Model confidence (mean pLDDT): 81 of 100. The part of an RNA shown here (large-subunit ribosomal RNA, domain I) has 539 nucleotides and comes from a Candidatus Beckwithbacteria bacterium. Lineage of the source: Bacteria > Bacteria candidate phyla > Candidatus Beckwithiibacteriota. The full RNA is in RNAcentral, with records from ENA. Rfam family: Bacterial large subunit ribosomal RNA.
Context: one part of a larger RNA
RNA sequence: CAAACAAUAGAUGCCUAGGAGUUUCAAGCCGAAGAAGGACGCGGUUGGUGGCGAAACGCACCGGUAAGGUACCAACAACCUAUGACCCGGUGGUAUCCGAAUAGGGAAACCUCGGUUGUGGUAACACAACUGGUCCUUCAUCCUUGUGGUGAAGGACGGGAACCUGGGGAACUGAAAUAUCUAAGUACCCAGAGGAAAAAAAAUCGAAUGAGAUUCCCUUAGUAGCGACGAGCGAAGAGGGAACAGCCCAAACCCCGCCUUUGGCGGGGGGUUGUAGGACUCCAAUGUGGGAUUUGUAAGACUAGAAAAACACGUCUGGAAAGACUGGCCACAGAAGGUGACAGCCCUGUAUUUAAAAGUAUUACAAACUCUAGGAGAUUCCUGAGUACUCCAGAAGACGGUAAACUUCGGGAGGAAGUUACGCUGACCACAGUGUAAGGCUAAAUACUUGGAACUACCGAUAGCGAACGAGUACCGUGAGGGAAAGGUGAAAAGAAGGGUGGAAGACCCAGUGAAAUAGAUCCUGAAAUUGUUUGCUA
Numbered sequence: 001c002a003a004a005c006a007a008u009a010g011a012u013g014c015c016u017a018g019g020a021g022u023u024u025c026a027a028g029c030c031g032a033a034g035a036a037g038g039a040c041g042c043g044g045u046u047g048g049u050g051g052c053g054a055a056a057c058g059c060a061c062c063g064g065u066a067a068g069g070u071a072c073c074a075a076c077a078a079c080c081u082a083u084g085a086c087c088c089g090g091u092g093g094u095a096u097c098c099g100a101a102u103a104g105g106g107a108a109a110c111c112u113c114g115g116u117u118g119u120g121g122u123a124a125c126a127c128a129a130c131u132g133g134u135c136c137u138u139c140a141u142c143c144u145u146g147u148g149g150u151g152a153a154g155g156a157c158g159g160g161a162a163c164c165u166g167g168g169g170a171a172c173u174g175a176a177a178u179a180u181c182u183a184a185g186u187a188c189c190c191a192g193a194g195g196a197a198a199a200a201a202a203a204u205c206g207a208a209u210g211a212g213a214u215u216c217c218c219u220u221a222g223u224a225g226c227g228a229c230g231a232g233c234g235a236a237g238a239g240g241g242a243a244c245a246g247c248c249c250a251a252a253c254c255c256c257g258c259c260u261u262u263g264g265c266g267g268g269g270g271g272u273u274g275u276a277g278g279a280c281u282c283c284a285a286u287g288u289g290g291g292a293u294u295u296g297u298a299a300g301a302c303u304a305g306a307a308a309a310a311c312a313c314g315u316c317u318g319g320a321a322a323g324a325c326u327g328g329c330c331a332c333a334g335a336a337g338g339u340g341a342c343a344g345c346c347c348u349g350u351a352u353u354u355a356a357a358a359g360u361a362u363u364a365c366a367a368a369c370u371c372u373a374g375g376a377g378a379u380u381c382c383u384g385a386g387u388a389c390u391c392c393a394g395a396a397g398a399c400g401g402u403a404a405a406c407u408u409c410g411g412g413a414g415g416a417a418g419u420u421a422c423g424c425u426g427a428c429c430a431c432a433g434u435g436u437a438a439g440g441c442u443a444a445a446u447a448c449u450u451g452g453a454a455c456u457a458c459c460g461a462u463a464g465c466g467a468a469c470g471a472g473u474a475c476c477g478u479g480a481g482g483g484a485a486a487g488g489u490g491a492a493a494a495g496a497a498g499g500g501u502g503g504a505a506g507a508c509c510c511a512g513u514g515a516a517a518u519a520g521a522u523c524c525u526g527a528a529a530u531u532g533u534u535u536g537c538u539a
Base pairs, nucleotide, nucleotide: 001536002535003534004533005532006531007530013524014488015487018459019458020456021455022454023453024452025451026450027449028448029159030158037098038097039096040053041052042051044076045075047073048072049071050057059092060091061090062089063088064087068080069079070078103112104111105110113132114131115130116129117128118127119126120125133157134156135155136154137153138152139151140150141149142148143146163194164192165191166190167189168188174181178228204211205210215242216241217240218239225233226232246441247440248439249384253269254268255267256266257265258264259263274419276383277382278381279380280377281376282375283374289371290370291369293368294367295366296365297364298363299362301360302359303358305354306353307352311327312326314325315324316323328345329344330334336348337347338346389414390413391412392411394409395408396407397406399426421436422435423434424433425432475482476481495523498510499509500508501507
């Protein structure tokens, strides 16, 4: 150096118990009636996972199903069960201690205390149940009239992956440097809300025709524009779709009550808009339509299920038939999985049909409740004020103050009109057009997630979630936090009885199981590096 045979190692192949994604359907808050999350317990034996709570591997009732069952790793023992166990669904009960934690304290899962009631006791006392937090609202009450005390009834507190609204708000980076600009109103912090949130019924757009709340998608369009006119940023109306829904106050005026009476406050009626409307006066009408509220009925659906066709102890190979051959059958079922190799007819299922005592939401209908209308006249009253608007210095809306309108926000200085009024139509003016601010509510279409189902030119154990396995585990860190590795005997444990060597264990040799043991538990296949033995070659 080469070969053979072994050892080590765990690549590769095959597999999948676990992941990833898409579509579709459904669901979406929990909590002082004590949550989320935990600690400690609960079994005949009980370490881990799961379940449960001193009523503790479970209790009651109502349904379903059914001959087996006492969760799994994982067994032994002892039991339960057709008087229906176990299991599945619905409704209840129980639910230690900590935790917002709420009687006080505290180094969470512990310590200590007050009150009321009850039981036992002569009593002291013991035990049991209940109760005792702070803040806000409303009401009542007391006297020392206060930022007071007491009581009652309500409410809030904390949690939630992402989604949502609001308040704050970077830098790296890009501009090939850098300061305006960008990144970006992003990351992050805080507050708050809900199953969605926000927005929303024109002081809106548009353009000289008109549209008619909001939201979302496509498009308009990388257009108009903005921009050290650099890098970059970047609309809107229209058009096409999804979904559609509109309402209530304040005021004028009338009535009632109270008071500190040129009036104010409270309650009821009235009234709610831009072709102006309403109050006011008169006429007409007694019924039409609607509802987002409650109850009932019905329907289908969901939360358990049920029925469900058809082959052969024919032959061959084999350890095993579902394979090959032979002869049949079913099919609204030839989806799929399993069964000792590849099964329409073996099993579970599948097409199809069908089911609810109890609970849930949806839709429709009914009832209740509630809302809702016209015409004329007159021109007295009302129609949201420190508001609109202007100026100053800022911020947001694509628009960097710019020729910069308009909308919105907070700070400063001024500060209207009142329907013959007021806002807007991108400086400004005229004309024309259009709308009615300074009060409030509002489903759906939308966002996100979870669960079920189906599917995949998705992965197949260095992949796929970090996690196929007692994984957010072991381990690391004071801590915030970081964070693994680790799958495969066999069809079935049939997991090697018994014997030999040995002090024993391991190991080996027999024997036995099995189709196979070079499938022997470090167990499918078993590559390479590396190691050993033997043989050969080479100096």